Small-subunit ribosomal RNA, 3' major domain from invertebrate environmental sample, 489 nucleotides, folded computationally. Its Rfam family is "Eukaryotic small subunit ribosomal RNA". Its family is annotated with ribosome and structural constituent of ribosome in the Gene Ontology. Its Rfam clan is "SSU clan". The RNAcentral record of the full RNA draws on ENA and SILVA. Taxonomically the source falls in Metazoa (Eukaryota, Opisthokonta).
[in-house]
Context: one part of a larger RNA
RNA sequence: UGACGGAAGGGCACCACCAGGAGUGGAGCCUGCGGCUUAAUUUGACUCAACACGGGAAAACUCACCAGGUCCGGACAUGGUAAGGAUUGACAGAUUGAGAGCUCUUUCUUGAUUCUAUGGGUGGUGGUGCAUGGCCGUUCUUAGUUGGUGGAGUGAUUUGCCUGGUUAAUUCCGAUAACGAACGAGACCUUAACCUGCUAAAUAGUGCGGGCGACUUGCGUCGCUGCGUUCUUCUUAGAGGGACUGACUACGAUUAGUGGUCGGAAGUUUGAGGCAAUAACAGGUCUGUGAUGCCCUUAGAUGUUCUGGGCUGCACGCGCGCUACACUGACGAGGUCAGCAAGUUUAAUCCUUGACCGGAAGGUCUGGGUAAUCUUUUGAAACCUUGUCGUGCUGGGGAUAGACCAUUGCAAUUAUUGGUCUUCAACGAGGAAUUCCUAGUAAGCGCAAGUCAUCAGCUUGCGUUGAUUACGUCCCUGCCCUUUGUACA
Repeated sequence: UGACGGAAGGGCACCACCAGGAGUGGAGCCUGCGGCUUAAUUUGACUCAACACGGGAAAACUCACCAGGUCCGGACAUGGUAAGGAUUGACAGAUUGAGAGCUCUUUCUUGAUUCUAUGGGUGGUGGUGCAUGGCCGUUCUUAGUUGGUGGAGUGAUUUGCCUGGUUAAUUCCGAUAACGAACGAGACCUUAACCUGCUAAAUAGUGCGGGCGACUUGCGUCGCUGCGUUCUUCUUAGAGGGACUGACUACGAUUAGUGGUCGGAAGUUUGAGGCAAUAACAGGUCUGUGAUGCCCUUAGAUGUUCUGGGCUGCACGCGCGCUACACUGACGAGGUCAGCAAGUUUAAUCCUUGACCGGAAGGUCUGGGUAAUCUUUUGAAACCUUGUCGUGCUGGGGAUAGACCAUUGCAAUUAUUGGUCUUCAACGAGGAAUUCCUAGUAAGCGCAAGUCAUCAGCUUGCGUUGAUUACGUCCCUGCCCUUUGUACA
């Protein structure tokens, strides 16, 4: 110096508690892990920091695993064989899963590309992440880290980096043998909020005037229409502005700041993200890479490709989830509103309107769109209105099965998915435990994208409806600092 303390004192955190909310843990199912089984059920990862993770939703491919069959994609060098032929390919039959001349029978074909031996390469989702790079995760979302000059000490070292107040913060105020600095924090960047001020817009609208249609006694109302024109409030997006806790007030060393009120689109760091120091871990990844050392293998291959199977297997244990247990509901009918996004390589393959057929799933024919133009006002769901049901495992629940019809695909059996009819299981709110969370948040609800030929119960975003309860504490769990004690180095 400081790892550690079942030592003391401060401070902090919904990966801690308190007050609560939603749960999970119980059921069925989905999915990951273990175990068991298996030819194989490929494999990595195992406290936080493994387990809906590997962007891992695997029918083939993927694919690494298993049962089998081909091929060489064995560069190059040296020696050999060798134009009187090194070698290559092949119909049919046998053989084979196979219309693999793979092998055999049979003979034709080819012409120095090869074949053979040695050296040496190449390939490898083979091994080693405890040989490595890079990347990521974590310690650690906290406030921490470092040197220059000066002071103290023989020196390692220390002070600076602090009694106190304050802050999200080593953030500031102040104190002060320190002074002045650097990284981190903050600032910064992105995004969401405001602008009747600027710049604009036939790919966004609005007003006015035309044209057409419907309803109209009439004034006129509604719908369609790039036909003309005006403007930019709404929409889009450029340049800018705007908040600095501003003003007042109370507390406070009358400092830093904190509480309240006002104004304001906005006053928790305005909300949410990104970036993110020093020192580490023998954390993960050689299965991201034509990054890579060494080892292994290299033609009966651990290379590569083809066929089939497996990764899905089920006495069981654990984790993330979905659906529920109903009346604040289920089922009919009607009504009513979003925001992120995406869309056809080099044009069979994408998003799909409309019309028709069909109960539905879906099909056929036409169009539009390389997109603020078309899909699409994505007329989404919960929600609202109304009717039926009436507390009964019931019209709650929808597992498990049977039959049939479609769709994707070369291929659907171990059922890809969707639809129809039937079947109608557990589950009557879940023990001990335990997770997440403070405002447009939790929770409910759907939508889009990623993966994608087909397939979401996953993930990442997006909006819609929208609470209860704290606005604190250090009791539990953990982290930081100070003091103290001590092992080890």